[in-house]
Parts: sequence; C1' cells; structure tokens
RNA sequence: GUCGCGUUAGUUCAAUAGGUAGAACGCCCGCCUGCCAAGCGGAGGGUUGUCAGUUCGAUUCUGGCACGCGACG
Repeated sequence: GUCGCGUUAGUUCAAUAGGUAGAACGCCCGCCUGCCAAGCGGAGGGUUGUCAGUUCGAUUCUGGCACGCGACG
C1' cells in the first nucleotide's frame, strides 16, 4: 500500500427479507439466612465508533474517516 473481518450497556456477546435494541455476568435494592455466600425477585444502565447519503423509518443498506485484528505485497 491492497484486501477481508470487527466496533452495540461496566464486561462478554445477541439482534437479516430495514419497523420503536436484548441476554448473561457485574453494580444497586429487596426476599431468604443467626451472619455471609448461594438461591429467588426487582431496578438502573445505550446519541448501536464517527460524519454523511438512501428511506416514511437505518444496529441493519451505501460512501468517507478513526481504531483493532488478520491475509497478501
């Protein structure tokens, strides 16, 4: 330099014919227990890397840029 993949909650990851974003773990509260852990229930937490384009509507489609990983030279 060229090509490919990836970027979503604190962490690890889901979410496809485009239709109002979810799980697990963690944190917080409650129940349970003599106490803790475990277990059970609940709450909170996101401008979906960024800037544009298409569309009534974009995590999803298109383009630029940034960052990470890989392949080739």
RNAcentral holds the sequence, with entries from Rfam. Transfer RNA from Ostreobium quekettii, 73 nucleotides, folded computationally. Its Rfam family is "tRNA". By type it is a transfer RNA. The source organism's lineage runs through Eukaryota, Chlorophyta, Ulvophyceae, Ostreobineae and Ostreobium.